[in-house]
Description: A computed fold for a 105-nucleotide RNA from a Thermoleophilaceae bacterium, annotated as SAM riboswitch aptamer (S box leader). Its Rfam family is "SAM riboswitch aptamer (S box leader)". Gene Ontology term of the family: regulation of gene expression. Lineage of the source: Bacteria > Bacillati > Thermoleophilia > Thermoleophilales > Thermoleophilaceae. It was read from a public genome assembly, where an Rfam model found it.
RNA sequence: GUUACAUCGAGAGGGGUGGAGGGACAUGGCCCUUUGAAGCCCCGGCAACCAUCCGGUCCGGCUCCAAGCCGGGCAGGCAGGGUGCCAAUUCCAUCGAGAUGUGAC
Numbered sequence: 001g002u003u004a005c006a007u008c009g010a011g012a013g014g015g016g017u018g019g020a021g022g023g024a025c026a027u028g029g030c031c032c033u034u035u036g037a038a039g040c041c042c043c044g045g046c047a048a049c050c051a052u053c054c055g056g057u058c059c060g061g062c063u064c065c066a067a068g069c070c071g072g073g074c075a076g077g078c079a080g081g082g083u084g085c086c087a088a089u090u091c092c093a094u095c096g097a098g099a100u101g102u103g104a105c
């Protein structure tokens, strides 16, 4: 980068630098912004997926058919490791898409 699946109405701040934009693209709105936008840096935080750990439940198997063990699924908890995220429902509508995670190539 391509593709498949899942999710996108919850949650989460300060400081420094910077100096006019930003809210993915297009159109129409609306909103944020010199009471400093985007970007970059530092510290902090949130918890979507994956991973670790904890016990629960269901299915299947092994078995001396008991205990126990193995594999798979489902929901929950801990924690904050890997990414991600920390204005407004992906800001809204239309078009078609976009973002994030996991797997495969």
Base pairs, nucleotide, nucleotide: 001105002104003103004102005101006100007099008098013043014042015041016040017039021032022031023030026094027093028092029091044086045085046084048083049082050081053077054076056074057073058072059071060070061069062068090097